Context: one part of a larger RNA
Molecule: large-subunit ribosomal RNA, domain I
Organism: Hyphomicrobiaceae bacterium
RNA sequence: GGCGUUUGGUGAAUGCCUUGGCAGCAAGAGGCGAUGAAAGACGUGAUACUCUGCGAUAAGCCAUGGGGAGCUGAGAAUAAGCUUUGAUCCAUGGAUCUCUGAAUGGGGCAACCCACCUGAAAGCUUCAUAUUGUUAUCUUUGGUAAUCAAUAUGGGGUUUAAACAGGUACUUAAGACCUGAAUACAUAGGGUUUUAAGAGCAAACCCGGGGAACUGAAACAUCUAAGUACCCGGAGGAAAGGAAAUCAAUUGAUACUCCCCUAGUAGCGGCGAGCGAACGGGGACCAGCCGAGCCAGAUGAGUGACUAGAACACGUUGGGAAGCGUGGCCAUAGCGGGUGACAGCCCCGUAUAGGAAGCUUUGAUGGACGUAUUAAGUAGGGCGGAACACGUGAAAUUCUGUCUGAAGAUCGGAGGACCACCUUCGAAGGCUAAGUACUCCUUGCUGACCGAUAGCGAACCAGUACCGUGAGGGAAAGGUGAAAAGCACCCCGACGAGGGGAGUGAAACAGUACCUGAAACCGAACGCCU
Numbered sequence: 001g002g003c004g005u006u007u008g009g010u011g012a013a014u015g016c017c018u019u020g021g022c023a024g025c026a027a028g029a030g031g032c033g034a035u036g037a038a039a040g041a042c043g044u045g046a047u048a049c050u051c052u053g054c055g056a057u058a059a060g061c062c063a064u065g066g067g068g069a070g071c072u073g074a075g076a077a078u079a080a081g082c083u084u085u086g087a088u089c090c091a092u093g094g095a096u097c098u099c100u101g102a103a104u105g106g107g108g109c110a111a112c113c114c115a116c117c118u119g120a121a122a123g124c125u126u127c128a129u130a131u132u133g134u135u136a137u138c139u140u141u142g143g144u145a146a147u148c149a150a151u152a153u154g155g156g157g158u159u160u161a162a163a164c165a166g167g168u169a170c171u172u173a174a175g176a177c178c179u180g181a182a183u184a185c186a187u188a189g190g191g192u193u194u195u196a197a198g199a200g201c202a203a204a205c206c207c208g209g210g211g212a213a214c215u216g217a218a219a220c221a222u223c224u225a226a227g228u229a230c231c232c233g234g235a236g237g238a239a240a241g242g243a244a245a246u247c248a249a250u251u252g253a254u255a256c257u258c259c260c261c262u263a264g265u266a267g268c269g270g271c272g273a274g275c276g277a278a279c280g281g282g283g284a285c286c287a288g289c290c291g292a293g294c295c296a297g298a299u300g301a302g303u304g305a306c307u308a309g310a311a312c313a314c315g316u317u318g319g320g321a322a323g324c325g326u327g328g329c330c331a332u333a334g335c336g337g338g339u340g341a342c343a344g345c346c347c348c349g350u351a352u353a354g355g356a357a358g359c360u361u362u363g364a365u366g367g368a369c370g371u372a373u374u375a376a377g378u379a380g381g382g383c384g385g386a387a388c389a390c391g392u393g394a395a396a397u398u399c400u401g402u403c404u405g406a407a408g409a410u411c412g413g414a415g416g417a418c419c420a421c422c423u424u425c426g427a428a429g430g431c432u433a434a435g436u437a438c439u440c441c442u443u444g445c446u447g448a449c450c451g452a453u454a455g456c457g458a459a460c461c462a463g464u465a466c467c468g469u470g471a472g473g474g475a476a477a478g479g480u481g482a483a484a485a486g487c488a489c490c491c492c493g494a495c496g497a498g499g500g501g502a503g504u505g506a507a508a509c510a511g512u513a514c515c516u517g518a519a520a521c522c523g524a525a526c527g528c529c530u
Base pairs, nucleotide, nucleotide: 001529002528003527004526005525006524007523008522009521015515016479017478020450021449022447023446024445025444026443027442028441029439030438031201032200039100040099041098042055043054044053046078047077049075050074051073061094062093063092064091065090066089070082071081072080105114106113107112115168116167117166118165119164121160122159123158124157125156126155127154128153129152130151131150132149133148134146135145136144137143138142170198171197172196173195174194175193176192177191178190179189205236206234207233208232209231210230216223220270246253247252257284258283259282260281261280267275268274288431289430290429294367295366296365300361301360302359303358306354307353308352312327313326314325315324316323328345329344330334336348337347338346380404381403382402383401384400385399386398387397390416411426412425413424414423415422466473467472486514489501490500491499492498
């Protein structure tokens, strides 16, 4: 040095587990905000820090209801306390709620700076009233007046360093008042004041206004991507649309929305790439109207802190029984979780029955209003565009930047150029539930979903540490044990680190570098070979 056997170190795979995720289903909710939101800064405890809660009334204050023995949130303990005169805790309602933030008194480099007005409070002064005292006077058991003093109450004026409370932004609308042009009266306009509303945030869904490029066409320009991404405005729990100037085709149908067919059809298309209907049929849902409504609200229903809630023993193995054995019991309850291994009958629960306030819903009944009237610079036309599956085409239909411009129900529009006949409808005013779309969020349940390199980026104090000027990017990191019973005491060592005894424990090769503990890698002992 090699090989083998044994035994260690390191290392973290694997197995098992799950506080966390993922995807759905059902129900709810679908908003919060000037009564100051979302998001934060700073504080707040007996005790330093972080999280949670809360706001100078600061892990809390008040009330109502529940509940019934412990409690003072977590990391994490000690002290000091609270509590059957009912605490802690749970539900609901209320109070407080620093500073920033739409932030709104002005400013500002967010959590800071600087104000003004009014009030309250305090001081001074004045007036009025009452009482007491003092002085003067009089027809002196008393009355009157007054220079004046004190106290109390009320009114006015004035001052106030600090502190306290309220108010002071802009725009719009409405009311009142003061002003006020061209222009005489006026009006427009301006100003003051009062009241009300708006502003900002939020995951997707929706409507409208703007609107790309990469790409595809095997290049590229019409075209496509695509009215997509993105920007802006607006709204609601849905939005939009909607009761025919619609289709159909000689029978007729009968608002709108969504789904399945029709159908990759008819068509459109450098007739390339590609784009792509409708009629009709079958379903979901159905509702019509001219403010379909508005206000109050009996009754019923739901939710709801919570309440009641059945039934098991013995033996045995074991550290431990829920295992095994024997014999029972309950079940409208054998969903699930916990308990020292696997429990219907040990605990929490579950089925079932009940349940305050608040909230949601229902809407008997009552009340207060309202009830329009046939739509002209319109329809149509010219030019230029756009939307319609339809790229200007034979191009109807819809919208309109611009120029024009009818008729009046004896009328007008449409039926894919256009004309006639026929059929059908009545534009240029408006409203309308349901069926449909979505899920930041709440509750319950489910999974041939994951199980710590997986599953959300995040099971753990994670949008953290860290990186970047910034926009932004963005981790790693779970497991002692049933219970800390977390090794008293002794020894080596430096009053270390680490270890050896002793003790706990079922186990310490379970010792806070802790379940299991593979391999790579590094040793030791023994045997053999060189």